RNA sequence: ACUCGCAAAAGCCAAACCCUCCGCGAGGGGGGGACGGAAUGUCACGGAUCUCAUGCGACGAGAUGGCCGGGCUGCCGAG
Numbered sequence: 001a002c003u004c005g006c007a008a009a010a011g012c013c014a015a016a017c018c019c020u021c022c023g024c025g026a027g028g029g030g031g032g033g034a035c036g037g038a039a040u041g042u043c044a045c046g047g048a049u050c051u052c053a054u055g056c057g058a059c060g061a062g063a064u065g066g067c068c069g070g071g072c073u074g075c076c077g078a079g
Base pairs, nucleotide, nucleotide: 002079003078004077005076012037013036017032018031019030020029021028022027035066041072042071043070045069046068047067048064049063050062051061052060
C1' cells in the first nucleotide's frame, strides 16, 4: 500500500419498548434499555420511503444516514 472481517482482543454506537421535553406531522433531543452494527462516523449528492396546520395533484417546505447507491474520513486485527 492492497484485500479481508473467518479467528482474537480493546473500546465505540444503540433498535423495539418505557419516562420526559420539542415539533401540526413524519420525526427529533435527553434518561433508562439492548435487537443489532465494521462505518449503525459524516455529507440530504442520486434514488427510495414517509410528513405537512388543505396535503389528492402541481409548486414548496421538511423527515429517515439503523432503506439502497455514491463522496470524504476513520478504530482494532488478519492475510
Predicted 3D model of a 79-nucleotide RNA (c-di-GMP-I riboswitch aptamer) from Desulfuromonadales bacterium GWC2_61_20.
Its Rfam family is "c-di-GMP-I riboswitch aptamer". The family has 155 seed sequences and 5,092 matches in Rfam 15.1.
Of the family's consensus pairs, 95% are formed in the model.
Its mean pLDDT, the model's own confidence on a scale to 100, is 79.
The sequence was found by an Rfam model in a public genome assembly.